Small-subunit ribosomal RNA, 5' domain from an uncultured bacterium, 517 nucleotides, folded computationally. The RNAcentral record of the full RNA draws on ENA and SILVA. Model confidence (mean pLDDT): 86 of 100. It matches the Rfam family "Bacterial small subunit ribosomal RNA". Its family is annotated with structural constituent of ribosome and ribosome in the Gene Ontology.
Context: one part of a larger RNA
RNA sequence: CGCUAGCGGCAGGCCUAAUACAUGCAAGUCGUACGGUAAGUGCCCCUUCGGGGGCAUGAGAGUGGCGGACGGGUGCGUAACGCGUAUGCAACCAACCCCCGACAGGCGGACAGCCGGUGGAAACGCCGGAUAAGACGCCAUGCGGCCCCAGGAGGGCAUCCUCUUGGGGCCAAAGCCUUCGGGCGGUCGGGGACGGGCAUGCGUGCCAUUAGAUAGUCGGCGGGGUGACGGCCCACCGAGUCGACGAUGGCUAGGGGAUCUGAGAGGACGGUCCCCCACACUGGUACUGAGACACGGACCAGACUCCUGCGGGAGGCAGCAGUAAGGGAUAUUGGUCAAUGGGCGGAAGCCUGAACCAGCCAUGCCGUGUGAGGGAAUGAGGCCCUACGGGUCGUGAACCUCUUUUGGCCGGGGACAAGGGCUCGCACGCGAUGCGAGCUUGAGGGUACCGGCAGAAUAAGCGUCGGCUAACUCCGUGCCAGCAGCCGCGGUAAUACGGAGGACGCGAGCGUUAUCC
Numbered sequence: 001c002g003c004u005a006g007c008g009g010c011a012g013g014c015c016u017a018a019u020a021c022a023u024g025c026a027a028g029u030c031g032u033a034c035g036g037u038a039a040g041u042g043c044c045c046c047u048u049c050g051g052g053g054g055c056a057u058g059a060g061a062g063u064g065g066c067g068g069a070c071g072g073g074u075g076c077g078u079a080a081c082g083c084g085u086a087u088g089c090a091a092c093c094a095a096c097c098c099c100c101g102a103c104a105g106g107c108g109g110a111c112a113g114c115c116g117g118u119g120g121a122a123a124c125g126c127c128g129g130a131u132a133a134g135a136c137g138c139c140a141u142g143c144g145g146c147c148c149c150a151g152g153a154g155g156g157c158a159u160c161c162u163c164u165u166g167g168g169g170c171c172a173a174a175g176c177c178u179u180c181g182g183g184c185g186g187u188c189g190g191g192g193a194c195g196g197g198c199a200u201g202c203g204u205g206c207c208a209u210u211a212g213a214u215a216g217u218c219g220g221c222g223g224g225g226u227g228a229c230g231g232c233c234c235a236c237c238g239a240g241u242c243g244a245c246g247a248u249g250g251c252u253a254g255g256g257g258a259u260c261u262g263a264g265a266g267g268a269c270g271g272u273c274c275c276c277c278a279c280a281c282u283g284g285u286a287c288u289g290a291g292a293c294a295c296g297g298a299c300c301a302g303a304c305u306c307c308u309g310c311g312g313g314a315g316g317c318a319g320c321a322g323u324a325a326g327g328g329a330u331a332u333u334g335g336u337c338a339a340u341g342g343g344c345g346g347a348a349g350c351c352u353g354a355a356c357c358a359g360c361c362a363u364g365c366c367g368u369g370u371g372a373g374g375g376a377a378u379g380a381g382g383c384c385c386u387a388c389g390g391g392u393c394g395u396g397a398a399c400c401u402c403u404u405u406u407g408g409c410c411g412g413g414g415a416c417a418a419g420g421g422c423u424c425g426c427a428c429g430c431g432a433u434g435c436g437a438g439c440u441u442g443a444g445g446g447u448a449c450c451g452g453c454a455g456a457a458u459a460a461g462c463g464u465c466g467g468c469u470a471a472c473u474c475c476g477u478g479c480c481a482g483c484a485g486c487c488g489c490g491g492u493a494a495u496a497c498g499g500a501g502g503a504c505g506c507g508a509g510c511g512u513u514a515u516c517c
Stems, first nucleotide, its partner, number of pairs: 001511003006368006012361002014326001019324003023321003028066003033063002040057007073279003082204008092196002097192007105139004114129006144171012175184003205251003212242003217239004222234003254276004259268003281302005304315004332358001334357003340354001341352004371402004381393004408453005416444001420440008428431001461506005466487003472501005482489002
């Protein structure tokens, strides 16, 4: 792709244009860090009955913290310490979490939001004024840490490492809630766990119709830089370094666990799942930060698309759906946070296209059904033979008896739920404690599953039949029409073309095409 198609379970589903993307959603959260709080609502007070004031609740925005470096996607690039494996770091980092030790005294100035003004079509600003904090800064204290100087002890594979004595210099902090018991946080130092960084041995495509390659190139000294080593970067000095054990160049390609095949060795492959790497419109850059050179952050340049009042602006689905295009070809603009997991929060909880489910597709694997038993010495009809007797489809059907999976109808009906919250009770060394009871939390779904009722009722096709290769006759055609994987069939009796009857093989599939062993 063609013909066909009953059901279920599990799995898989853009291999092409890393092409372009409308729309929605995919990363927030914390009022127990802070200033503050509109409309509305409730209560109270005043009222000229228009309304005004106070208290409580209360959205959005702002400062601040943590998270946005995870999770999710793709395979462009990369033949490389990228990956795999085995090591090293006496050359390193480390937020959140765990353990240990020590500490938290005092002071100050701002900037948003807000108020006033003002520019712009918008995006977005600008000026002035006041202000809070766990934001920012200064001083103090220093268990200790870091740096410098002088000395001692021990150890090592080298540079050196560890411990220790004295002197000098530098470095901390933050509060919030509270039932006043405490809880959550803060700072410095040490250790751990998880995670990462760097280095090295070995392994990891094709082409020699690529044979020479190289100027920060190779090494040294000194420095810069980094968390850290290093020509990583820089100045100077030397002239090295790699290469037929394949350098350099070209082409191809993410790697592994695995997967397919094979008796194995091997060959092929890397979709789904797991680990690692790389990338996020293209190229470059850094900022913030424990961590990024950051998919849904920033800046610059470029291509493209869009808005514009023409001055100027906005955007990035290789997230989930979806659209166009390309293509032989690949799905829903679905539901829920119930569970698992993640972020934030003291918690309640909020967010979560991660995830769990549902939808579509015979794309694959597996299971199951389309009925079961009995039933004719003779049998409609089709087909074939013919010496007119016959053979075959064929127990097949009809008919009798039985069953009811599946489908239909009726009824019952889980597990996934533990936790958290509220109320009550009990216990103690009384707490934001422990234990117990009741109520409450399910997207999937009244689904799976179970029972009952009627009724064979709702369910078979596809390919082949010359040899290879399992299955043969008749008719039509006449080197025509056609078949064909190879050999080859067809020119008047074709088991090879087309139809029919029959047979063979598989079966909700069967053939074809492509591809691997």